[in-house]
RNA sequence: AGGUCAAUAACUCAGCUGGUAGAGUAAUUGCCUUACAAGCAAUAAGUCAUCGGUUCAACCCCGAUUUGAUCUA
Numbered sequence: 001a002g003g004u005c006a007a008u009a010a011c012u013c014a015g016c017u018g019g020u021a022g023a024g025u026a027a028u029u030g031c032c033u034u035a036c037a038a039g040c041a042a043u044a045a046g047u048c049a050u051c052g053g054u055u056c057a058a059c060c061c062c063g064a065u066u067u068g069a070u071c072u073a
Base pairs, nucleotide, nucleotide: 001072002071003070004069005068006067007066010025011024012023013022019056027043028042029041030040031039049065050064051063052062053061
């Protein structure tokens, strides 16, 4: 310098090729317990990396950029 992949909740990751953003763990509250843990129930937490474009509608399609990983030279 060029190619490929990744970026979504505090963390680890889904999201089936456009139509309401989800799970597990963690957190908070309640129940249970003398108490703690475990268990059960509920709640909150997202500018879907950034900017622009296409579309009635974008995590999803297109372009550029940033960061990380990797391959080639």
Background: Transfer RNA from Callipsygma wilsonis, 73 nucleotides, folded computationally. Rfam family: tRNA. The family's RNA type in Rfam is transfer RNA. The gene name in the source record is trnV.